Record summary: Small-subunit ribosomal RNA, 3' major domain from Platanus racemosa, 475 nucleotides, folded computationally.
[in-house]
Context: one part of a larger RNA
RNA sequence: UGAUGCGGUCCCACACAAGCAAUAGAGCAUGUGGUUUAAUUCGAUGUAAAGUGAAGAACCUUACUAGGGCUUGACAUGCAGUAAAUCCUCUUGAAAGAGAGGAGUGCCUUGGGGAACGCAAAUAUAGGUGGUGCAUGGCUGUCAUCAGCUUGUGCCAUAAGGUGUUGGGUUAAGUCCCACAAUGAGUACAACCUUGUCUUUAGUUGCCACCUUUGAGUUUGGAACCCUUAACAGACAGUUGGUGAUAAGCCGAAGGAAGGUGAGGAUGAUGUUAAGUCAUCAUGCCCCUCAUGCCUUGAGCGACACACAUGCUAUAAUGGUCGGGACAAAGGGUUGUGAUCUCGUGAGGGUGAGCUAACUCCAAAACCCCAUCCUCAGUUCAGAUUAUAGGCUAAAACUUGCUUGCAUGAAGCCAGAAUUGCUAGUAGUAGCUGAUCAGCCAUAUGACGGUGAAUUCAUUCUCAAGCCUUGUACA
Numbered sequence: 001u002g003a004u005g006c007g008g009u010c011c012c013a014c015a016c017a018a019g020c021a022a023u024a025g026a027g028c029a030u031g032u033g034g035u036u037u038a039a040u041u042c043g044a045u046g047u048a049a050a051g052u053g054a055a056g057a058a059c060c061u062u063a064c065u066a067g068g069g070c071u072u073g074a075c076a077u078g079c080a081g082u083a084a085a086u087c088c089u090c091u092u093g094a095a096a097g098a099g100a101g102g103a104g105u106g107c108c109u110u111g112g113g114g115a116a117c118g119c120a121a122a123u124a125u126a127g128g129u130g131g132u133g134c135a136u137g138g139c140u141g142u143c144a145u146c147a148g149c150u151u152g153u154g155c156c157a158u159a160a161g162g163u164g165u166u167g168g169g170u171u172a173a174g175u176c177c178c179a180c181a182a183u184g185a186g187u188a189c190a191a192c193c194u195u196g197u198c199u200u201u202a203g204u205u206g207c208c209a210c211c212u213u214u215g216a217g218u219u220u221g222g223a224a225c226c227c228u229u230a231a232c233a234g235a236c237a238g239u240u241g242g243u244g245a246u247a248a249g250c251c252g253a254a255g256g257a258a259g260g261u262g263a264g265g266a267u268g269a270u271g272u273u274a275a276g277u278c279a280u281c282a283u284g285c286c287c288c289u290c291a292u293g294c295c296u297u298g299a300g301c302g303a304c305a306c307a308c309a310u311g312c313u314a315u316a317a318u319g320g321u322c323g324g325g326a327c328a329a330a331g332g333g334u335u336g337u338g339a340u341c342u343c344g345u346g347a348g349g350g351u352g353a354g355c356u357a358a359c360u361c362c363a364a365a366a367c368c369c370c371a372u373c374c375u376c377a378g379u380u381c382a383g384a385u386u387a388u389a390g391g392c393u394a395a396a397a398c399u400u401g402c403u404u405g406c407a408u409g410a411a412g413c414c415a416g417a418a419u420u421g422c423u424a425g426u427a428g429u430a431g432c433u434g435a436u437c438a439g440c441c442a443u444a445u446g447a448c449g450g451u452g453a454a455u456u457c458a459u460u461c462u463c464a465a466g467c468c469u470u471g472u473a474c475a
Stems, first nucleotide, its partner, number of pairs: 001475002003472003007469002010466001015459001019422005026313008034304002042053002065298006073125001077124002081119002086103007107114002127288002130286003136282002138277003141273001143271001148187006154163003166179004192265004197233001199231002202228002207222002211217001236259001239253005302441001315415001319374002323370003331362003336355002341350003381412001386407001388405005428451002431448001433446002
């Protein structure tokens, strides 16, 4: 100087407390372990693995496995040879491929040849999702959005080093003020973006007060409002009372759309963990080269005594069923979205208007409100499982897709020890939408708006972090 201590002081955080909702019990979905298997490809494993890489495993993907094939190779460059390319038919085969027959002579040049593509052979080499993340780059998680981490010059110390960065206050903050052998600087903090209010600007495809009408803001008209576009203003402890050291600030008040960082997001210092990734990519070394490379058909990644994790649906009356009624935001669309009409109980089928989109379509929001039946039951709760008849996508739905109708109607009556999330438009609750995508195993994940709480006495205790101080036979 660090590290460390069931040492100390101070301080902070959904850390505890106060509250609300969950998990752990049930069924199912997904992931993992284990077991099984020809193969169940590989990685991730306390926090910081386990709805993770994977923003989509029927084939492909695919890396695994069993067959069938290839060996300058599926792909790249160089050299020389032959032949344009390309198309059609037949045999064989599960396909990959193998064998055979026929059609066809282009472009630029000039009698040479060249470009492009094909074929066969040879050689340099290709190829490897083979190994090593403990050889690496790059990227990422974590401590942690915690407030720290450093340095120039000076000064102190024999030196390691110290000082600054400590002290008194204060802050979300090494934020700021004051003091001080220190005085400056860098990095992180803050400043950034979105959103909330007003004004101005601009009004089409958006809007409609006046006005004109209709089936419909359709047409004419308007620029007030909504909304959209681009600028500006606005919040700064600015004003005011108290407090404080006449400071920094803190506590109240006013005004204000907003008040003390307004809310949310992006942003992640020096370092820690030989943390993760050689399977995104790149890359050293090692290894394979008739095989650890390449092509293909089928199978597997979807197995199932069990264990764990994350979720969904429930156990009902604050509810379920049926019938009416009203209100969003954001997003996507041309190999697309699909109105209308029509057939079907339905999933869907037929038709194919408009829309390259503030114009048209997806599109219907749901919880909610009004009314109906059910009356506390394993039920008109719950919907697993199974049978059967269909629909859609795709060469193809058996292993193994989604979905509709009818029938079936399992466990489950609020869950042990223990554990998790959350402080406000938050939790809870109820829907909508996107990416991936032919289809979809999405109950996942990323957004969006609707409805909308309770509690916070406080820092004694638990866990984690920070400053200072102190002990130490540790480095």

The prediction has a mean pLDDT of 81. The RNAcentral record of the full RNA draws on SILVA.